[in-house]
RNA sequence: CAAACGAAGAGUUUGAUCCUAGCUCAGGGUUAACGCUGGCGGUAUGUAUAAUACAUGCAAGUCGAGUGGGUUUAGACCCACGGCGAACGGGUGAGUAACACGUUGGAACCUGCCCCGGACUCAGGGAUAACUCGCAGAAAUGCGAGCUAAUACCGGAUGGUCCCGCAAGGGUAAAGCUUUUGCGGUCCGGGAGGGGCCUGCGGCCUAUCAGCUAGUUGGUGAGGUAACGGCCCACCAAGGCUAUGACGGGUAGUUGGUCUGAGAGGAUGAUCAACCACAAUGGGACUGAGACACGGCCCAUACUCCUACGGGAGGCAGCAGUAAAGAAUCUUCCGCAAUGGGCGAAAGCCUGACGGAGCAAUACCGCGUGAACGAUGAAGGUCGUAAGAUUGUAAAGUUCUUUUCUGAGGGAAUAAUUCUGAAGGUACCUCAGGAAUAAGCACCGGCUAACUCUGUGCCAGCAGCCGCGGUAAGACAGAGGGUGCAAGCGUUACCCGGAAUCAUUGGGCGUAAAGCGUCCGCAGGUGGUCUGUUAAGUCGGGUGUUAAACCUUGAAGCUCAACUUCAAGAUUGUAUCCGAAACUAGCAGACUAGAGGCUUUUAGAGGUACGUGGAAUUCUGUGUGUAGGGGUAAAAUCCGUAGAUACACAGAGGAACACCAAAAGCGAAGGCAACGUACUGGAAAAGUCCUGACACUCAUGGACGAAAGCGUGGGGAGCAAACGGGAUUAGAUACCCCGGUAGUCCACGCCCUAAACUUUGAAUACUAGGUGUUGGAUCCGCUCGACCGGAUUCAGUGCCGAAGCUAACGCAUUAAGUAUUCCGCCUGGGUAGUACGGUCGCAAGAUUAAAACUCAAAGGAAUAGACGGGGACCCACACAAGCGGUGGAGCAUCUGGUUCAAUUCGAUAGUAAGCGAGGAACCUUACCCAGGCUUGACAUCCCGAGAAUCCCCUGGAAACAGGGGAGUGCCUUAGGGAACUCGGUGACAGGUGCUGCAUGGCUGUCGUCAGCUCGUGCCUUGAGGUGUUCGGUUAAGUCCGUAAACGAGCGCAACCCAUGUCCUGUGUUGUUUUUUUCACAGGAGACUGCCGAUUCAAAGUCGGAGGAAGGUAUGGAUGACGUCAAGUCAGCAUGGCCCUUAUGCCUGGGGCUACACAGGUGCUACAAUGGUCGGUACAAUAGGUAGCAAUGCAGUAAUGCGGAGCCAAUCCUUUAAAGCCGAUCCAAGUUCGGAUUGAGGGCUGCAACUCGCCCUCAUGAAGCUGGAAUCGCUAGUAAACGCGUAUCAGCAAUGGCGCGUUGAAUAUGUUCCUGGGUCUUGUACUCACCGCCCGUCAAGUCAUGAAAGGUAGGGGCGCCCGAAAUACCCUCACUCCAUUUAUGGAAGGGGUCCUAAGGCGACACUACUGAUUGGGACUAAGUCGUAACAAGGUAUCCGCAGGAGAACCUGCGGAUGGAUCACCUCCUUU
Repeated sequence: CAAACGAAGAGUUUGAUCCUAGCUCAGGGUUAACGCUGGCGGUAUGUAUAAUACAUGCAAGUCGAGUGGGUUUAGACCCACGGCGAACGGGUGAGUAACACGUUGGAACCUGCCCCGGACUCAGGGAUAACUCGCAGAAAUGCGAGCUAAUACCGGAUGGUCCCGCAAGGGUAAAGCUUUUGCGGUCCGGGAGGGGCCUGCGGCCUAUCAGCUAGUUGGUGAGGUAACGGCCCACCAAGGCUAUGACGGGUAGUUGGUCUGAGAGGAUGAUCAACCACAAUGGGACUGAGACACGGCCCAUACUCCUACGGGAGGCAGCAGUAAAGAAUCUUCCGCAAUGGGCGAAAGCCUGACGGAGCAAUACCGCGUGAACGAUGAAGGUCGUAAGAUUGUAAAGUUCUUUUCUGAGGGAAUAAUUCUGAAGGUACCUCAGGAAUAAGCACCGGCUAACUCUGUGCCAGCAGCCGCGGUAAGACAGAGGGUGCAAGCGUUACCCGGAAUCAUUGGGCGUAAAGCGUCCGCAGGUGGUCUGUUAAGUCGGGUGUUAAACCUUGAAGCUCAACUUCAAGAUUGUAUCCGAAACUAGCAGACUAGAGGCUUUUAGAGGUACGUGGAAUUCUGUGUGUAGGGGUAAAAUCCGUAGAUACACAGAGGAACACCAAAAGCGAAGGCAACGUACUGGAAAAGUCCUGACACUCAUGGACGAAAGCGUGGGGAGCAAACGGGAUUAGAUACCCCGGUAGUCCACGCCCUAAACUUUGAAUACUAGGUGUUGGAUCCGCUCGACCGGAUUCAGUGCCGAAGCUAACGCAUUAAGUAUUCCGCCUGGGUAGUACGGUCGCAAGAUUAAAACUCAAAGGAAUAGACGGGGACCCACACAAGCGGUGGAGCAUCUGGUUCAAUUCGAUAGUAAGCGAGGAACCUUACCCAGGCUUGACAUCCCGAGAAUCCCCUGGAAACAGGGGAGUGCCUUAGGGAACUCGGUGACAGGUGCUGCAUGGCUGUCGUCAGCUCGUGCCUUGAGGUGUUCGGUUAAGUCCGUAAACGAGCGCAACCCAUGUCCUGUGUUGUUUUUUUCACAGGAGACUGCCGAUUCAAAGUCGGAGGAAGGUAUGGAUGACGUCAAGUCAGCAUGGCCCUUAUGCCUGGGGCUACACAGGUGCUACAAUGGUCGGUACAAUAGGUAGCAAUGCAGUAAUGCGGAGCCAAUCCUUUAAAGCCGAUCCAAGUUCGGAUUGAGGGCUGCAACUCGCCCUCAUGAAGCUGGAAUCGCUAGUAAACGCGUAUCAGCAAUGGCGCGUUGAAUAUGUUCCUGGGUCUUGUACUCACCGCCCGUCAAGUCAUGAAAGGUAGGGGCGCCCGAAAUACCCUCACUCCAUUUAUGGAAGGGGUCCUAAGGCGACACUACUGAUUGGGACUAAGUCGUAACAAGGUAUCCGCAGGAGAACCUGCGGAUGGAUCACCUCCUUU
């Protein structure tokens, strides 16, 4: 060079969306551990915790060719002197933040064994161990006497290029052994390798550690060392380090590397390798080339052991092994055969270094547990729609193979080149046998590959996050099936990644966390134009180094791989040399565009001090004057007949400065407003002037800094925390009212915080415009000038907007755009701006500022809804205007409650309650009591018998049981069959039992409200919007116009039915007759069609004409998308669950009709618009054969007798009633009212006791128009009047559904109440205001702060004491040596300095603990209130202060992150 390598996301906040932000997951790794499971081999790895304590054995000896001796029979062994080694190898990581390590340089050094070179190796001396004898001791060990050798020791000689010295000169060596060429010894020089020292740079956390340091920094001299040096000492000087973090605290062996990552990085420092440190703890030196020495010595301490109590011994962080600790980490193995080391001339000896084996799935790698064929798709299991599907070619079965396994035989290499094989009869090879010996673990709701059944029932349990489980759980448990990995699989722990979630690569700060309240400014960082130069940064090239291993690539060796070997690369670093000179930087010089100065002007609530003024409040005095004033939603407290309020005059005093006034102006910000004077700061404009980069930003620091608050002294009119009183209220420590003190004001001094906000740091440059306004300048027009108007430009201050940016909202030359520089700040929510510590403060407090614990969110912007005691518009018997009711009485009926054996069940705001039920005496009936039945009252299948059926008797309350009699049918192929009854068997029947929150269907309600959506297009990152908004109009999203929309669907309307007018046809049972009426059928008619007005126009609206009807003619049917888990499992159907001699079925009786009471819906009334009596008039609907029933007769009547007629326009129900005419009653509990009760009857029905209806007579209760409150109704309506009918034997019907008769009043209107629709606005709501949510108190749990103290620890300081040892000093009786004979040396003894350990004292620090106490967090259904979110019902919030059960309230100042309305101003469009 080429090749190669090389970047992924997901879940979770919401009703949904985008963003921000955290949490969690998928990947890789590990000296791992635990659970389940486990066939083989290879290669690695294996106390991470207690540097805790260690039994036992081994781990460093060797040399007879240095020497003496002992025991032996010649080999040989042992003891001692002597030499070399024992400072290597092996272990551990406690300490250490340091020249300890890594890397780069350096000078003032040492070096045994080894290599090279030079020189020498002469002649002597005296001892001593072993040994012998004696003694002491338990032992360890020691003492005395005596003998002896050396390569042991000593002095002498000689000597150099060795050492000292300027020189003269002086000083210092040796060892021998041996048969041998040999092995040694001494001195000097050099080398190799090793070591000591110095040094630049690099690599942890903490400022809640900010000042540290006396040998400290330097010098001189002496000492010391192998060597430099405060290394040590004396003296002198007063230095040295530190914000580029000293000092202190915490943590930690460092590196090559390892893991991860695309990389940059992050984490880590097992095994292997390099360095360092340590060896029970602390100190010390000796020997030696080398140690202050792991298996050496001395001392101190703690511990352990032995002891004869006198005294001694010991150090596994060597290899094995033991105990302990711990979740957890191996054999008391073999061998020196190999590699390496020590000694030796060598043979050789030693070597727990090492080579091997053993144990452990601890990791990596490899292999196997069989292969092929095999469908009746076997059995079994599981599911099932019962057809089948699946397990599944899977098994069985047939054929084959033998890796593994077992047995037998052979049998290595690793030692190049002599000997030697522990591993090992191992690897490997051959033969035989036989599918034989060998599969588990986790998961299956999403993320994340993989699904069903059963059990359980918010329980048991799961869970990495979201979350699952409350009777149909793909999420728990089991099973079947499936998915993934596989001798492993899961879990836990930790690291990196994903996380661009600390962002150098590569983030942010208007509203999400985040711009210091503002300015000045040192250090620091950054810095305009040109020229020259230097070469520090920068760039290029060379050289040295960057240990090996590891890594990458290419090869090679084990059968492959792991593993190992070789080669190359890389080692991104560092040192040095050479070169380049654009940029940064240094130096020198120059410039003027930045900055500053000068001159002339300008505006201004800029600041400080002093003075002056008028209006108003309050108070005081005087006068006038009389009963109120004041205050509020309404009141009261309060003031006033002692004269208030009001009015007038005069005076006092304090505070604030209306109008001007504005979005304006000034100031760094806070902030600044009557007027005048003095002093003073800054800004802007213009200029042919001057200096010449003097600049920008700023950690620490300094100054200023609203309001509240504090101190001292004044002042005090008004206002007003606290406080007192009055109201309101359930309460009202508040809102409202009456008072009122600090304070507010001044001077001086503190405090230093605010929503100190443009929530937007400062500076510079660039990037479309438009339109206002303030202060200048220039020019133009008009003009004498001023004024005015216009253009350009500079500086400020507003609004709208292009590009661009933004999550969006929005910002947009005054940027949140594009760039640069500097500073500050952020990193999930809560805990908490809190605790502790520090600093400041008189205090209040400010500032700096955590953690444990807890949650999976907290949050921003925008969207759709819903809601608002927000707004606008509109509608509705919603209100208002009216009429009549309910609520009071009695009764009827339903419900609640209560009662009961049972009072069956359901319906419960609106949307339950004369509802299911359109009709409970039995039945119904579901309830209760009692008596019975058990394949059943009912269905299907099987077997047997019998036709069916009817009648009678007995028992019984009946069901039922027993007995007797009558009766023998239909079809037939003559076997039997169909229907029915009885008996039997088991499958099954049956259930008004549960779940309407498992369901279908049906229904209610919003609501007959006008809405609800879709396709395509367009807009938005997106949810979504537009359309559907807006202007008109309508009953209506009805229609028209406009408009990024154009169309369409479900709704509205229309089509349908009924009634009203007319026409035509038909004409029975209708009509005396007839056009008519009536009935039936079909059609016409009404459409804003015509006229006028109005609207820009249109849609439409108003008025009119005509017409039976006029603007939907009236009424009905018809009910969009959806809401309320609304109602119904008891109308029906139905999943699941439950009962099965009963929760099923039959029968009798009872109950559903109870009765202190409460509620709903009605009826009748309270009377004269009436009651009673008499007469008299006019309907419609509807029904009728188990029926309606006429005329007639009887009865006071209910009704009975009887039965014409009618299967209905024919007959009947069927007299309608109110009305009208007349009479009477005369205001009363009545001639009102009719409850209640008594007596007597009638009807239905097996049966009227519980419990029916009707009639007659008698009785004659409450009630005199109804509190708060509340209901219906807009025209043939309300109100009043009667009639019919369904259900039904009868009827509790005053109810329901219909029908006609009589027949009003009122609506000016939309302020208010209720409900609804559209648009808009706010929202912390979305289960959607019946929402959300705050705090105290009470209970439990958890972590934490304070606390009288307590315990423990490390640390320095001071004092005392002070071992061993070095050095020095003194002494040296005794002993030894030397002699120059009274001396020297050694041992010994004593002392001094320093010091380990120890003791005492005060000190700060750290950790743990502590009665009690403070707040915090969390916990399905505790208490008190309602603070916040809507104008949240007193707008909220910030700072300060006071008060209060609590959320909070009030005062002062501030903010808009306040709704609504009005006005002003500005902008956009026209």
Molecule: small-subunit ribosomal RNA
Organism: Candidatus Altimarinota bacterium